Predicted 3D model of a 73-nucleotide RNA (transfer RNA) from Gloeotilopsis planctonica. Taxonomically the source falls in Gloeotilopsis (Eukaryota, Chlorophyta, Ulotrichales, Ulotrichaceae). Its Rfam family is "tRNA". Rfam's curators write: Transfer RNA (tRNA) molecules are approximately 80 nucleotides in length. The sequence is in RNAcentral, with records from ENA.
[in-house]
């Protein structure tokens, strides 16, 4: 230096153009439950790496940038 991959709540995932106001589990708050805690149960709050482009419509396609990771040289 060249060439693929990845990137989504605290973390770990789903989600192959409209049904997404992005779901799911762990964890986290709140209420109930219990004599307390703990489990159990119901409710919440929380995410698309930044920038541009295609589309009527983008997470999702396409192109730069970062940043992780392979591989070649």
């Nucleotide at each position: 230096g060249c060439u693929c991959u990845u990137u989504u709540c605290g973390u770990c995932u789903a989600g192959u153009g409209g049904c997404c106001u992005a779901g799911g589990a762990c964890a986290u708050u709140g209420u109930c439950u219990u004599u307390u805690c703990a489990c159990g149960a119901c409710a919440g709050a929380a995410a698309c790496g930044c920038g541009g482009g295609u589309u009527c419509a983008a997470c999702u396609c396409c192109c730069g940038c970062a940043a992780a990771g392979a591989g070649c040289a």